[in-house]
Context: one part of a larger RNA
RNA sequence: GGCGCAUGGGGGAUGUCUUGGCGUUAGAAGGCUUUGAAGGGCGUGGAAGUCUGCGAAAAGCUUGGGGGAGUUGACAAACGAAUGGUGAUCCCGAGAUACCCGAACAGACGCAUACUGAAUACAUAGGUAUGCGUAGCCAACCCAGGGAAGUGAAACAUCUAAGUACCUGGUGGAAAAGAAAGAAAAAUCGAUUCCGUCAGUAGCGGCGAGCGACAGCGGAAUAGCCCAAACCGCGAGGGUUUUCCCUCACGGGGUUGUAGGGUCUUUCACAUGAGAGUUACCAAACAGUCAACUAGUGGAACAGCUUGGAAAGGCUGACCAUAGACGGUGACAGUCCGGUACGCGAAAGUUGUAUUGUCUCUCGAAAGAUACCUGAGUAGGUCGGUGCACGUGAAACUCCGACUGAAUCUACGGGGACCAUCCCGUAAGGCUAAAUACUCUCUAACGACCGAUAGUGAACUAAGUAGAGCGAUCGAAAGGUGAGAAGAACCCCGGCUAGGGGAGGACAGUGAACCUGAAACCAUGCGCUU
Numbered sequence: 001g002g003c004g005c006a007u008g009g010g011g012g013a014u015g016u017c018u019u020g021g022c023g024u025u026a027g028a029a030g031g032c033u034u035u036g037a038a039g040g041g042c043g044u045g046g047a048a049g050u051c052u053g054c055g056a057a058a059a060g061c062u063u064g065g066g067g068g069a070g071u072u073g074a075c076a077a078a079c080g081a082a083u084g085g086u087g088a089u090c091c092c093g094a095g096a097u098a099c100c101c102g103a104a105c106a107g108a109c110g111c112a113u114a115c116u117g118a119a120u121a122c123a124u125a126g127g128u129a130u131g132c133g134u135a136g137c138c139a140a141c142c143c144a145g146g147g148a149a150g151u152g153a154a155a156c157a158u159c160u161a162a163g164u165a166c167c168u169g170g171u172g173g174a175a176a177a178g179a180a181a182g183a184a185a186a187a188u189c190g191a192u193u194c195c196g197u198c199a200g201u202a203g204c205g206g207c208g209a210g211c212g213a214c215a216g217c218g219g220a221a222u223a224g225c226c227c228a229a230a231c232c233g234c235g236a237g238g239g240u241u242u243u244c245c246c247u248c249a250c251g252g253g254g255u256u257g258u259a260g261g262g263u264c265u266u267u268c269a270c271a272u273g274a275g276a277g278u279u280a281c282c283a284a285a286c287a288g289u290c291a292a293c294u295a296g297u298g299g300a301a302c303a304g305c306u307u308g309g310a311a312a313g314g315c316u317g318a319c320c321a322u323a324g325a326c327g328g329u330g331a332c333a334g335u336c337c338g339g340u341a342c343g344c345g346a347a348a349g350u351u352g353u354a355u356u357g358u359c360u361c362u363c364g365a366a367a368g369a370u371a372c373c374u375g376a377g378u379a380g381g382u383c384g385g386u387g388c389a390c391g392u393g394a395a396a397c398u399c400c401g402a403c404u405g406a407a408u409c410u411a412c413g414g415g416g417a418c419c420a421u422c423c424c425g426u427a428a429g430g431c432u433a434a435a436u437a438c439u440c441u442c443u444a445a446c447g448a449c450c451g452a453u454a455g456u457g458a459a460c461u462a463a464g465u466a467g468a469g470c471g472a473u474c475g476a477a478a479g480g481u482g483a484g485a486a487g488a489a490c491c492c493c494g495g496c497u498a499g500g501g502g503a504g505g506a507c508a509g510u511g512a513a514c515c516u517g518a519a520a521c522c523a524u525g526c527g528c529u530u
Stems, first nucleotide, its partner, number of pairs: 001529009015515001016480002020450002022447007029439002031137002039101003042055003046079001049075003061095006070083003108134009141172001142170005152159001156206001182189002193220005203211002224431003227375001231252003235248005257409001259374003262370007273363005285358005290352005296344003302317005318335002320324001326338003380404006387397001390416001411426005467474002487514001490502004
C1' cells in the first nucleotide's frame, strides 16, 4: 500500500407522517366603486421584529342575539398591568369610527333646462348656473370591432394553422339567439338554445394537405308577446280662399298569412262575471305566512384482569345503534373527547319564479259592402368584397362599400343559376324565462390524485419572500426532538471554552446541527497479504 471484517464520523437517500396542494360533484353567490373600490403606504399593543386584526374612537367602540368560565390574536414563553356569574373573552346580525395615496375629484366629459352672448343686424360659436349621468377594479364564461405567425401541405404561393393567439370595446349572472318574408317535398313540421344521432355522410378542396354540414329522428327545457300605419279624439303651432289644409305631442284603436286590421251598414252578446299579474306578455307597490341562509343546541352505550412508560392491544364478561362516517386522546376506541344518525333553534339582516291578502291590469262575435293601412333610398340590380362546411364555382342565400333603385295583397320574398307550374312564408320596428357556458369566491362531500427534487412557484415566525435585472419581467432554497420540555438539577475532566463522563428520566443510539439515517468519502482497531 491492497483486500476483508468490525466500530465510528460524514451525508441526507429511503421508509413513514401531513399542516399544503390538485381534481371532481352538488348547492349558493356571481360583483365592488364618488356614501370613495380593488390595491397599497403609514400607523395602532405595557412590549423590538414579522404575520393577523384594526384606523388618530386604531388586536378595537355601540347595540340585538348566541354562549357559559375563564380571558387580554399568532410566532412566543415569561414578566407587568388588568378584566370576568352585575355574564367577560369568543361567535353571528345591525350600526359608529374609518389617517394618506389610489378612478382620485375644488376636476373632466356627456345630456337636459334656464339665462347670457362675439366677430356680425337676426343668429350661431362661446360662457354661466342648476339637475342628472359616466369614469376605476375584477378569475373564467359571453357578444362585438380589429386580427397574426410559427406549423401542416414532408419545399411553397391558393389553402391550413384560424377567425385561433393577441389587442380594443361592452353587457350579464349568464350572454347570445328567438316567435318564420323558416325548414321541407309529406298535401308534412311549426320560435330559440343545448345534447345524442344523422356523419366523417352530402359536399368543399393546388379535388393536395385538409375542411366539413343541413333537414330528419331521439331527448333536455318549453311561452309567448308589444309597437309603426289606416281610423277616431284632444291640445299646440303654421298656412293663402278658414264649416278647410299641413305639422307636432298625447290618448284610444290595432298587430296578421286559412291574410289581418281600419271605415260604413245590419244582427247578437256584455261585467255582482271571467282571466291574469310583478322574468317578457300593459304596468306599479305593500304587508303577512312559510322555507332557506348568516351564530347555535339536544344527542345512546364499558367495565375488570393482563403486557407495557402509557391501552384504544390481548383475555373475560356486558351494552348502544335511524349513531360501526371521521378526527383526536401516551400503540389499533361504536360505548373516553369532539362529533355522527335523528331532532330542535333567530331579536336582527338577507334571499325566494313558495304562498295568502290588499292592489293593479285585461276581456266581444257574426254577415255584407268598401279598397283606406300593413315598416323605402328599403327589397332588388351592377361592380368590389364578405359570411355561410361551400376556395367564384352553374353559386342560390346573408352582410358590407360604391352607383342605382321597385311593387303595395290581382302584392312581395323563398324553395341552391335561371324560367314555368306548384308549395311555403309575409322582410325592411322591438321585447322575451327555462334547458346551455364559466368559477376570483363561500358551504358540504368525495378521490384505484401528490406526499416535501412530488403536489401550487409557495406545506416552513419572514413566498411572489430572499435574490437577479435600468426596466418590462424573472424568481428560489427551506417540513418532522419527545406522549409530555419532563429541553438534562447535581457531580467529575477541561482553558473552567467546546466537548465529554456520571446522575436523572420507558428508551438519550429522541439531546435541540434533534424520527428513520442508505451510498459516495474519511478514520480507528483486528486479520490476511505485497
A computed fold for a 530-nucleotide part of an RNA from Aureliella helgolandensis, annotated as large-subunit ribosomal RNA, domain I. The prediction has a mean pLDDT of 81. It matches the Rfam family "Bacterial large subunit ribosomal RNA".